[in-house]
RNAcentral holds the sequence, with entries from ENA. Transfer RNA from a Chloroflexota bacterium, 77 nucleotides, folded computationally. Rfam family: tRNA. Rfam links the family to the GO term triplet codon-amino acid adaptor activity.

RNA sequence: GGGCCUGUAGCUCAGUUGGGAGAGCGCUCGGUUCGCAUCCGAGAGGUUCGCCGGUUCGAGUCCGGCCAGGUCCACCG
Numbered sequence: 001g002g003g004c005c006u007g008u009a010g011c012u013c014a015g016u017u018g019g020g021a022g023a024g025c026g027c028u029c030g031g032u033u034c035g036c037a038u039c040c041g042a043g044a045g046g047u048u049c050g051c052c053g054g055u056u057c058g059a060g061u062c063c064g065g066c067c068a069g070g071u072c073c074a075c076c077g
Base pairs, nucleotide, nucleotide: 001073002072003071004070005069006068007067010025011024012023013022019057027043028042029041030040031039050066051065052064053063054062
């Protein structure tokens, strides 16, 4: 330098048919218990999805560029 994959909640990830931003764990509150754990219920949490732009009535999702990580290849004695 080139190809491919990944980037979504504190963490691990789903969302791949363009039209609800979600799950589990964790956190907070409540119930259960003498108390803790387990279990049950509720809630908060995303400058709205790495950044910038484009297409579209509408983009996490499609297109372009860039950044970061991973991987393979090439160059380089």